[in-house]
Context: one part of a larger RNA
RNA sequence: AGCCAACGGUGGAUGCCUUGGCGCCAAGAACCGAUGAAGGACGUGAGUGACUGCGAAAAGCUGCGGGGAGCCGUCUACUAGGCAUUGAUCCGCAGAUGUCCGAAUGGGGAAACCCACCACUCGUCAUGGAGUGAGUACCCCGGCCUGAACACAUAGGGCCGGUGGAGGGAACCACGGGAAUUGAAACAUCUCAGUACCGUGAGGAAAGGAAAGCAACCGCGACACCCCGAGUAGCGGCGAGCGAAACGGGUAGAGACCAAACCUCAACAGUGCCAAGCCUGGUGGCGUUGCUGUUGGGGGGUUGUGGGAUCGAGGAGGCAGGGCACCAGACCUGCCACGGAGUUACCAAGUUGCUGCGUAGGAGAACGGCACAGGAACGGCCGGCCAGAGUGGGUAACAGCCCCGUAUCCGAAACGCAUGCAGCCUCCGCUUCGACAUCCCAAGUAUCGCCGGGACCGUGAAGACCGGCGUGAAUCUGCGGGGACCACCCCGUAAGUCUAAGUAUUCCUUGGCGACCGAUAGUGAACCAGUACCGUGAGGGAAAGGUGAAAAGUACCCCGGGAGGGGAGUGAAAUAGUACCUGAAACCGUUGGUUU
Numbered sequence: 001a002g003c004c005a006a007c008g009g010u011g012g013a014u015g016c017c018u019u020g021g022c023g024c025c026a027a028g029a030a031c032c033g034a035u036g037a038a039g040g041a042c043g044u045g046a047g048u049g050a051c052u053g054c055g056a057a058a059a060g061c062u063g064c065g066g067g068g069a070g071c072c073g074u075c076u077a078c079u080a081g082g083c084a085u086u087g088a089u090c091c092g093c094a095g096a097u098g099u100c101c102g103a104a105u106g107g108g109g110a111a112a113c114c115c116a117c118c119a120c121u122c123g124u125c126a127u128g129g130a131g132u133g134a135g136u137a138c139c140c141c142g143g144c145c146u147g148a149a150c151a152c153a154u155a156g157g158g159c160c161g162g163u164g165g166a167g168g169g170a171a172c173c174a175c176g177g178g179a180a181u182u183g184a185a186a187c188a189u190c191u192c193a194g195u196a197c198c199g200u201g202a203g204g205a206a207a208g209g210a211a212a213g214c215a216a217c218c219g220c221g222a223c224a225c226c227c228c229g230a231g232u233a234g235c236g237g238c239g240a241g242c243g244a245a246a247c248g249g250g251u252a253g254a255g256a257c258c259a260a261a262c263c264u265c266a267a268c269a270g271u272g273c274c275a276a277g278c279c280u281g282g283u284g285g286c287g288u289u290g291c292u293g294u295u296g297g298g299g300g301g302u303u304g305u306g307g308g309a310u311c312g313a314g315g316a317g318g319c320a321g322g323g324c325a326c327c328a329g330a331c332c333u334g335c336c337a338c339g340g341a342g343u344u345a346c347c348a349a350g351u352u353g354c355u356g357c358g359u360a361g362g363a364g365a366a367c368g369g370c371a372c373a374g375g376a377a378c379g380g381c382c383g384g385c386c387a388g389a390g391u392g393g394g395u396a397a398c399a400g401c402c403c404c405g406u407a408u409c410c411g412a413a414a415c416g417c418a419u420g421c422a423g424c425c426u427c428c429g430c431u432u433c434g435a436c437a438u439c440c441c442a443a444g445u446a447u448c449g450c451c452g453g454g455a456c457c458g459u460g461a462a463g464a465c466c467g468g469c470g471u472g473a474a475u476c477u478g479c480g481g482g483g484a485c486c487a488c489c490c491c492g493u494a495a496g497u498c499u500a501a502g503u504a505u506u507c508c509u510u511g512g513c514g515a516c517c518g519a520u521a522g523u524g525a526a527c528c529a530g531u532a533c534c535g536u537g538a539g540g541g542a543a544a545g546g547u548g549a550a551a552a553g554u555a556c557c558c559c560g561g562g563a564g565g566g567g568a569g570u571g572a573a574a575u576a577g578u579a580c581c582u583g584a585a586a587c588c589g590u591u592g593g594u595u596u
Stems, first nucleotide, its partner, number of pairs: 001595009015581001016546002020517002022514007029506002031168002039101003042055003046079002049075003061095006070083003106115003116136002118133005138165002140162007172203001173201005183190001187237001213220002224251004234242002255498003262299010277286002279329006304476001306441004310435006317336006338429005350424005355418005361410003367383004372379001384401002386390001392404003448470006457483001478493005533540002553580001556567004
């Protein structure tokens, strides 16, 4: 030195475990913010480094409810001092306080800092100083005042008021922009894909939505989503590929309001003195009251078997008032009655009670023995019991009956939500028939032409929809559509607005489940992790779990400066000693054997 055996060291695989993850289901909740958010900085404890909580009223304050014996959060002991059956700690609801930064908003700024003004208070002889303020940003909206060029006016300026805006949010949504890798076995039309990504905006959903729609000569009747239709009809260097719609079946279910004609009021402008007009008739009286136009307010009105205005006729309560006067009639306004409706649209504030639910909780059945083995009984043996409860977890091994629970039942002072009922309350209210002569029925719109876009549709026979440029109507005997176009026929009524539910998603809450992971796995993160660390920065981004049932964490003695160890002791076990379960291999040794 090699080999073999035994025993160690090192190392941290494996097994077992799980406080953490992952996925899914159901229900809930779904916006927060100038009343200062999200997110932070700095503070805050008797002694306090960090985490958590909280905010100079600072691990907390007040009220109300729950609860019932201990408590002063965690790592984390200890000392000191306190609190508590006159109900603490703890849990829930409501409130108070809430430094500084941050949209950050008095001005500035290298975030958490600096410097002001105004008002008030304290202080000084006075200046300096200290304190308090729901005072002082910008924009928008409303009102008022003022007020140029330029007479009126407008712009501009100022003041007051606004629970207006600003910023944040995982995914979902709408809109505006919008790739390439890739596929086509190359590649250019095409595809990937209107995807990724960027921007804007909104909400708890968003969008869409009450037919200028489908359909086919039968009919349907807003929109959305699902199934089917259907990988069909189609599109397509007819390549790769792309790919509908109606019908039918379901979920849900809801319809409304304006513009205009006409009437009326107000302001302004024009015109108008024989008048016209003053609700109608008669008589009288008045007469810048009239008429036309513009703008604004109120009434009216909302449809496709066309509707409405207007005109005519009829019907329908009471009282009071109104127009220049009186009489009669009609009309209008107010109140009462009557009728109807109701808080998501249709007009709009709500409020009370009951009921149900949520945010703390409460009650909750049934087992013992043994001389068995064991450190320990939940095991074994023996004998019982409960069960609307034998889900699960804990307890020194495997417990329905030991503990927490579980089935089941019960519960709210306060706040919130929902539905229905009831009350209060609030809001609305003419209707029918006829005539169709006149008027109205959304304009730089529709149509048409050219050029594009998105739809299953790549220019095609290419309609329809949307956009750019140009052209440029009509008002129901109108206008659009039914896939070039024409006729007939049918369907609808554009150029204004609103609208719940069914649908999408899951940062979040609660409950549950898993032929999901089990520490190189599962989140990057089971552990003080978006940390340490790296980077100027955008950004990148770890490693790291396990003594034991219980610290019972080794008093005391010995060696050593210590580290560490030997005894002793604890424990079932110490080769379980905090470098701690198990403890593989590489690697390094000790002892013995053997070979040279």
The prediction has a mean pLDDT of 80. This is a predicted structure of a 596-nucleotide part of an RNA (large-subunit ribosomal RNA, domain I) from a soil metagenome. Rfam family: Bacterial large subunit ribosomal RNA. Rfam links the family to the GO terms ribosome and structural constituent of ribosome.